[in-house]
RNA sequence: UGAGCCGGCCGGGUGGCCGCGGCUCGGGCCAACCGGUUCGAGUCGAGGAAGGUCGGGGCUCCGCAGGGCAGGGUGCUGGCUAACGGCCAGUCGGGGUGACCCGCAGGAAAGUGCCACAGAGAACAGACCGCCGAUGGCGGGCCCAGUGCCCGCACAGGCAAGGGUGAAACGGUGCGGCAAGAGCGCACCAGCGGCCGGGGUGACCCGGCCGGCUAGGCAAACCCCACCCGGAGCAAGGCCAAGCGUGGGACGGGUGGCCCGCCCGAUGUCCCCAGGUAGGCCGCACAGAUGGAUGGCCACCCAUCCGUCGAGAGACGGUGGACAGAACCCCGCCUACAGGCCGGCUCGCCGU
Repeated sequence: UGAGCCGGCCGGGUGGCCGCGGCUCGGGCCAACCGGUUCGAGUCGAGGAAGGUCGGGGCUCCGCAGGGCAGGGUGCUGGCUAACGGCCAGUCGGGGUGACCCGCAGGAAAGUGCCACAGAGAACAGACCGCCGAUGGCGGGCCCAGUGCCCGCACAGGCAAGGGUGAAACGGUGCGGCAAGAGCGCACCAGCGGCCGGGGUGACCCGGCCGGCUAGGCAAACCCCACCCGGAGCAAGGCCAAGCGUGGGACGGGUGGCCCGCCCGAUGUCCCCAGGUAGGCCGCACAGAUGGAUGGCCACCCAUCCGUCGAGAGACGGUGGACAGAACCCCGCCUACAGGCCGGCUCGCCGU
RNA backbone atom coordinates (compact mmCIF):
# COMPACT_ATOMS: atom_id res chain seq x y z
C1' U A 1 0.00 0.00 0.00
C1' G A 2 -3.91 -3.44 -2.14
C1' A A 3 -7.39 -7.37 -1.22
C1' G A 4 -9.84 -9.79 2.66
C1' C A 5 -11.41 -12.32 7.76
C1' C A 6 -13.33 -11.76 12.81
C1' G A 7 -15.23 -9.05 17.07
C1' G A 8 -17.28 -4.68 19.46
C1' C A 9 -19.77 0.15 19.23
C1' C A 10 -22.54 4.57 17.40
C1' G A 11 -26.65 5.35 14.43
C1' G A 12 -26.81 12.78 14.42
C1' G A 13 -25.08 16.88 18.38
C1' U A 14 -25.97 21.79 20.89
C1' G A 15 -29.20 26.01 21.65
C1' G A 16 -33.96 28.67 20.97
C1' C A 17 -39.39 28.81 19.89
C1' C A 18 -44.10 26.23 19.39
C1' G A 19 -46.82 21.66 20.36
C1' C A 20 -48.38 16.39 22.53
C1' G A 21 -48.89 12.48 26.65
C1' G A 22 -48.08 10.58 32.05
C1' C A 23 -47.12 12.06 37.21
C1' U A 24 -46.62 15.82 41.25
C1' C A 25 -47.71 20.73 43.11
C1' G A 26 -50.51 25.39 42.85
C1' G A 27 -54.75 28.56 40.96
C1' G A 28 -59.82 29.08 38.51
C1' C A 29 -64.66 26.74 37.27
C1' C A 30 -68.33 22.53 37.89
C1' A A 31 -69.57 19.23 41.78
C1' A A 32 -69.63 19.91 46.96
C1' C A 33 -68.24 12.41 48.92
C1' C A 34 -65.14 10.28 45.19
C1' G A 35 -63.98 13.46 41.34
C1' G A 36 -64.21 16.21 36.38
C1' U A 37 -62.27 20.24 33.44
C1' U A 38 -58.91 24.21 32.38
C1' C A 39 -54.43 27.28 33.15
C1' G A 40 -49.40 27.56 35.05
C1' A A 41 -44.78 25.44 37.07
C1' G A 42 -41.57 21.21 37.83
C1' U A 43 -40.27 16.39 36.16
C1' C A 44 -40.33 12.08 32.94
C1' G A 45 -41.34 10.41 27.83
C1' A A 46 -38.99 4.61 22.10
C1' G A 47 -35.25 0.97 19.66
C1' G A 48 -30.92 -1.76 18.33
C1' A A 49 -34.00 -3.78 16.23
C1' A A 50 -39.60 -1.35 19.91
C1' G A 51 -40.48 -5.26 13.85
C1' G A 52 -41.67 -10.86 12.50
C1' U A 53 -44.65 -13.20 16.62
C1' C A 54 -40.41 -18.20 15.55
C1' G A 55 -38.50 -20.77 20.48
C1' G A 56 -38.58 -20.47 25.91
C1' G A 57 -39.98 -18.50 30.78
C1' G A 58 -42.69 -15.39 34.39
C1' C A 59 -47.89 -14.15 35.44
C1' U A 60 -53.36 -15.65 35.05
C1' C A 61 -57.53 -18.99 34.46
C1' C A 62 -59.20 -24.01 33.28
C1' G A 63 -57.85 -29.27 33.66
C1' C A 64 -54.92 -32.89 36.34
C1' A A 65 -53.73 -39.54 41.70
C1' G A 66 -50.18 -42.58 39.10
C1' G A 67 -48.76 -45.29 34.75
C1' G A 68 -49.29 -46.63 29.62
C1' C A 69 -50.93 -46.09 24.29
C1' A A 70 -51.55 -42.52 20.46
C1' G A 71 -49.62 -37.68 18.74
C1' G A 72 -45.85 -33.79 18.50
C1' G A 73 -40.86 -31.93 19.25
C1' U A 74 -35.47 -32.32 19.90
C1' G A 75 -31.09 -35.29 18.22
C1' C A 76 -22.23 -35.32 17.98
C1' U A 77 -19.86 -34.10 23.25
C1' G A 78 -19.18 -31.15 27.73
C1' G A 79 -20.79 -26.84 30.17
C1' C A 80 -24.00 -22.20 31.03
C1' U A 81 -29.13 -20.82 31.80
C1' A A 82 -35.38 -20.09 35.17
C1' A A 83 -35.96 -22.40 30.28
C1' C A 84 -35.19 -22.95 25.01
C1' G A 85 -34.90 -25.29 18.72
C1' G A 86 -30.49 -20.20 22.64
C1' C A 87 -25.18 -19.21 24.05
C1' C A 88 -19.85 -20.77 25.05
C1' A A 89 -15.96 -24.33 24.40
C1' G A 90 -14.67 -28.71 21.81
C1' U A 91 -15.11 -33.40 18.35
C1' C A 92 -16.10 -35.07 13.43
C1' G A 93 -17.20 -33.90 8.20
C1' G A 94 -16.91 -30.18 4.17
C1' G A 95 -14.88 -25.38 1.90
C1' G A 96 -10.81 -21.57 1.58
C1' U A 97 -3.43 -20.29 -0.03
C1' G A 98 -4.75 -18.12 4.74
C1' A A 99 -7.18 -15.25 8.77
C1' C A 100 -11.53 -18.08 9.01
C1' C A 101 -16.35 -19.99 7.42
C1' C A 102 -20.43 -23.78 6.91
C1' G A 103 -23.09 -28.28 8.83
C1' C A 104 -31.71 -30.60 10.42
C1' A A 105 -24.17 -34.07 12.70
C1' G A 106 -28.15 -40.55 16.73
C1' G A 107 -29.01 -45.65 14.26
C1' A A 108 -28.58 -48.25 7.20
C1' A A 109 -24.42 -55.82 9.99
C1' A A 110 -33.12 -54.87 13.81
C1' G A 111 -36.74 -55.05 9.92
C1' U A 112 -39.62 -53.00 5.63
C1' G A 113 -39.32 -49.75 1.47
C1' C A 114 -37.12 -46.59 -2.51
C1' C A 115 -32.83 -45.55 -5.95
C1' A A 116 -35.67 -41.31 -11.83
C1' C A 117 -33.08 -41.05 -16.89
C1' A A 118 -29.37 -43.78 -19.22
C1' G A 119 -27.65 -48.66 -19.03
C1' A A 120 -26.79 -55.69 -20.23
C1' G A 121 -27.08 -55.05 -15.02
C1' A A 122 -29.06 -50.57 -9.32
C1' A A 123 -28.37 -54.72 -4.26
C1' C A 124 -28.87 -62.46 -2.32
C1' A A 125 -26.24 -57.64 -9.42
C1' G A 126 -25.23 -58.25 -14.49
C1' A A 127 -23.07 -59.67 -19.76
C1' C A 128 -24.13 -55.02 -24.86
C1' C A 129 -19.19 -54.49 -27.07
C1' G A 130 -15.12 -57.38 -25.55
C1' C A 131 -11.56 -61.63 -23.80
C1' C A 132 -11.15 -67.00 -23.78
C1' G A 133 -12.87 -71.34 -25.76
C1' A A 134 -9.20 -75.16 -20.84
C1' U A 135 -13.83 -78.90 -21.10
C1' G A 136 -17.77 -80.76 -24.45
C1' G A 137 -19.41 -80.26 -29.78
C1' C A 138 -18.71 -79.59 -35.31
C1' G A 139 -15.22 -79.51 -39.57
C1' G A 140 -10.28 -80.54 -41.40
C1' G A 141 -5.20 -82.45 -41.13
C1' C A 142 -0.97 -85.83 -39.17
C1' C A 143 1.08 -90.89 -37.88
C1' C A 144 3.72 -93.79 -33.64
C1' A A 145 -3.25 -95.49 -34.71
C1' G A 146 -4.14 -93.81 -29.12
C1' U A 147 -8.09 -92.24 -23.14
C1' G A 148 -2.98 -89.36 -29.17
C1' C A 149 -1.30 -84.59 -31.48
C1' C A 150 -2.25 -80.09 -34.49
C1' C A 151 -5.39 -76.34 -37.04
C1' G A 152 -10.07 -73.90 -37.67
C1' C A 153 -15.33 -72.48 -36.07
C1' A A 154 -17.50 -69.77 -31.93
C1' C A 155 -22.54 -74.06 -31.04
C1' A A 156 -22.63 -75.20 -25.72
C1' G A 157 -19.78 -72.98 -22.15
C1' G A 158 -16.15 -69.93 -19.08
C1' C A 159 -14.73 -64.63 -17.55
C1' A A 160 -15.48 -59.85 -15.51
C1' A A 161 -9.51 -57.40 -17.00
C1' G A 162 -10.69 -53.39 -20.76
C1' G A 163 -14.67 -50.30 -23.34
C1' G A 164 -19.51 -48.17 -22.75
C1' U A 165 -24.04 -46.12 -19.27
C1' G A 166 -24.75 -43.63 -14.79
C1' A A 167 -24.96 -39.46 -9.06
C1' A A 168 -23.58 -44.44 -7.72
C1' A A 169 -21.41 -50.67 -11.15
C1' C A 170 -19.65 -54.89 -5.30
C1' G A 171 -11.80 -51.82 -2.95
C1' G A 172 -6.66 -49.53 -5.32
C1' U A 173 -1.48 -50.57 -7.22
C1' G A 174 1.99 -54.37 -8.36
C1' C A 175 3.73 -59.44 -8.79
C1' G A 176 2.24 -64.36 -9.30
C1' G A 177 -1.46 -67.28 -11.46
C1' C A 178 -4.84 -68.75 -15.64
C1' A A 179 -7.43 -70.99 -21.76
C1' A A 180 -8.94 -66.10 -20.53
C1' G A 181 -9.75 -63.99 -15.94
C1' A A 182 -10.93 -62.87 -10.96
C1' G A 183 -8.71 -61.37 -3.47
C1' C A 184 -7.88 -66.95 -6.89
C1' G A 185 -2.87 -66.41 -3.96
C1' C A 186 0.74 -62.86 -2.02
C1' A A 187 2.97 -57.80 -0.71
C1' C A 188 1.78 -52.77 0.28
C1' C A 189 -2.15 -49.10 0.80
C1' A A 190 -7.35 -47.69 1.98
C1' G A 191 -11.66 -49.30 4.55
C1' C A 192 -14.53 -52.52 8.12
C1' G A 193 -14.90 -55.68 12.55
C1' G A 194 -12.71 -57.83 17.10
C1' C A 195 -9.00 -57.65 21.03
C1' C A 196 -5.19 -54.88 23.61
C1' G A 197 -2.27 -50.47 25.23
C1' G A 198 -2.08 -45.02 25.85
C1' G A 199 -4.52 -39.86 26.10
C1' G A 200 -9.27 -37.21 27.06
C1' U A 201 -14.95 -35.85 31.96
C1' G A 202 -16.79 -36.91 26.99
C1' A A 203 -17.73 -36.77 21.61
C1' C A 204 -13.23 -38.75 19.94
C1' C A 205 -7.88 -39.25 18.94
C1' C A 206 -2.96 -42.10 18.66
C1' G A 207 -0.56 -46.93 18.33
C1' G A 208 -0.15 -52.48 18.06
C1' C A 209 -2.01 -57.47 16.88
C1' C A 210 -5.61 -60.64 14.56
C1' G A 211 -9.58 -61.64 11.00
C1' G A 212 -12.65 -62.50 6.61
C1' C A 213 -10.66 -60.38 2.09
C1' U A 214 -14.70 -55.64 0.93
C1' A A 215 -19.38 -54.42 3.39
C1' G A 216 -23.42 -48.87 -1.96
C1' G A 217 -26.75 -44.62 -0.89
C1' C A 218 -31.43 -42.56 1.25
C1' A A 219 -33.92 -42.26 8.05
C1' A A 220 -35.63 -33.99 5.18
C1' A A 221 -39.17 -42.71 3.73
C1' C A 222 -41.61 -45.92 7.37
C1' C A 223 -39.15 -47.38 11.52
C1' C A 224 -35.69 -48.14 16.00
C1' C A 225 -33.23 -45.65 20.24
C1' A A 226 -32.68 -41.59 23.98
C1' C A 227 -34.78 -37.26 26.17
C1' C A 228 -38.79 -33.60 26.47
C1' C A 229 -44.08 -32.02 25.93
C1' G A 230 -51.71 -30.60 29.54
C1' G A 231 -54.76 -26.35 27.20
C1' A A 232 -55.65 -21.18 26.48
C1' G A 233 -53.83 -16.43 26.66
C1' C A 234 -53.69 -9.27 29.52
C1' A A 235 -59.86 -9.22 24.88
C1' A A 236 -55.65 -13.80 30.57
C1' G A 237 -57.89 -12.80 35.05
C1' G A 238 -59.58 -10.21 39.80
C1' C A 239 -62.58 -6.32 42.42
C1' C A 240 -66.58 -2.51 42.70
C1' A A 241 -71.11 -1.83 40.37
C1' A A 242 -75.84 1.72 38.01
C1' G A 243 -80.67 2.11 34.86
C1' C A 244 -84.28 -1.32 32.74
C1' G A 245 -85.35 -6.27 33.43
C1' U A 246 -84.89 -11.23 36.21
C1' G A 247 -84.89 -14.35 40.69
C1' G A 248 -85.58 -14.56 46.09
C1' G A 249 -87.36 -12.37 50.89
C1' A A 250 -90.80 -9.11 53.83
C1' C A 251 -95.68 -7.05 53.65
C1' G A 252 -100.78 -9.85 50.98
C1' G A 253 -104.54 -13.99 49.93
C1' G A 254 -106.06 -19.37 50.66
C1' U A 255 -105.85 -23.95 53.81
C1' G A 256 -105.98 -23.92 59.24
C1' G A 257 -108.23 -23.02 66.09
C1' C A 258 -102.86 -21.15 66.11
C1' C A 259 -97.58 -21.95 64.71
C1' C A 260 -94.52 -24.60 61.24
C1' G A 261 -95.50 -26.27 56.49
C1' C A 262 -97.94 -26.28 51.64
C1' C A 263 -100.52 -23.60 47.58
C1' C A 264 -101.58 -18.74 44.91
C1' G A 265 -99.63 -13.86 43.71
C1' A A 266 -102.78 -11.23 38.03
C1' U A 267 -101.45 -6.10 40.87
C1' G A 268 -98.54 -3.07 44.28
C1' U A 269 -94.08 -1.07 47.69
C1' C A 270 -89.34 6.08 48.65
C1' C A 271 -88.34 -1.84 51.67
C1' C A 272 -84.23 -5.78 51.81
C1' C A 273 -81.02 -9.44 49.22
C1' A A 274 -78.62 -11.99 44.87
C1' G A 275 -76.16 -12.87 40.26
C1' G A 276 -75.27 -10.52 35.65
C1' U A 277 -74.89 -6.06 31.98
C1' A A 278 -73.25 -0.72 30.89
C1' G A 279 -69.40 1.75 33.28
C1' G A 280 -65.13 2.23 36.55
C1' C A 281 -60.68 0.35 39.08
C1' C A 282 -56.76 -3.26 39.49
C1' G A 283 -53.56 -6.45 36.66
C1' C A 284 -49.73 -2.10 34.73
C1' A A 285 -44.18 -1.05 35.25
C1' C A 286 -38.86 5.39 37.05
C1' A A 287 -42.44 5.86 29.00
C1' G A 288 -47.18 3.71 28.88
C1' A A 289 -53.00 4.34 26.32
C1' U A 290 -59.73 0.24 26.81
C1' G A 291 -58.23 4.22 19.17
C1' G A 292 -53.12 4.68 20.86
C1' A A 293 -48.34 10.95 23.45
C1' U A 294 -42.91 10.72 22.39
C1' G A 295 -43.57 15.86 17.07
C1' G A 296 -42.50 20.42 14.07
C1' C A 297 -39.65 24.94 12.72
C1' C A 298 -35.07 27.97 12.92
C1' A A 299 -29.58 28.78 13.67
C1' C A 300 -24.70 26.59 14.03
C1' C A 301 -21.79 22.13 13.85
C1' C A 302 -20.78 16.61 12.15
C1' A A 303 -21.41 12.83 8.33
C1' U A 304 -23.44 11.77 3.08
C1' C A 305 -24.16 13.19 -2.02
C1' C A 306 -23.81 16.89 -6.20
C1' G A 307 -21.55 21.16 -8.76
C1' U A 308 -17.48 24.90 -9.51
C1' C A 309 -12.33 26.20 -8.58
C1' G A 310 -7.54 24.01 -7.39
C1' A A 311 -1.57 19.94 -9.08
C1' G A 312 -2.92 18.67 -4.14
C1' A A 313 -4.31 19.67 0.81
C1' G A 314 -8.63 22.12 0.50
C1' A A 315 -12.17 26.44 -0.44
C1' C A 316 -17.15 28.07 -1.93
C1' G A 317 -22.34 27.00 -3.06
C1' G A 318 -26.34 23.55 -2.78
C1' U A 319 -28.59 18.93 -0.76
C1' G A 320 -30.05 16.83 3.54
C1' G A 321 -29.90 12.00 7.79
C1' A A 322 -30.97 4.65 6.93
C1' C A 323 -34.38 0.84 8.87
C1' A A 324 -38.23 1.76 11.61
C1' G A 325 -41.85 3.27 15.82
C1' A A 326 -43.51 0.46 22.40
C1' A A 327 -49.11 -1.84 24.08
C1' C A 328 -48.49 -7.48 30.20
C1' C A 329 -43.19 -8.30 31.20
C1' C A 330 -38.49 -10.83 30.42
C1' C A 331 -34.52 -14.14 27.86
C1' G A 332 -33.22 -15.51 22.89
C1' C A 333 -33.50 -16.22 17.48
C1' C A 334 -34.53 -14.26 12.69
C1' U A 335 -35.34 -10.25 9.43
C1' A A 336 -34.57 -4.65 7.88
C1' C A 337 -30.79 -0.76 8.08
C1' A A 338 -27.95 5.63 4.78
C1' G A 339 -23.50 6.34 6.96
C1' G A 340 -19.52 6.08 10.48
C1' C A 341 -15.89 4.65 14.52
C1' C A 342 -12.55 1.22 17.29
C1' G A 343 -9.67 -3.29 18.07
C1' G A 344 -7.38 -7.95 16.51
C1' C A 345 -5.80 -11.08 12.46
C1' U A 346 -4.56 -13.17 7.21
C1' C A 347 -2.60 -13.10 2.15
C1' G A 348 -0.06 -10.31 -1.78
C1' C A 349 3.16 -6.24 -3.56
C1' C A 350 6.87 -2.28 -2.62
C1' G A 351 10.88 -0.08 0.41
C1' U A 352 14.68 -0.62 4.33

Predicted 3D model of a 352-nucleotide RNA (Bacterial RNase P class A) from an Actinomycetota bacterium. Of the family's consensus pairs, 90% are formed in the model. The sequence is in RNAcentral, with records from ENA. Its Rfam family is "Bacterial RNase P class A". It is annotated as a ribozyme.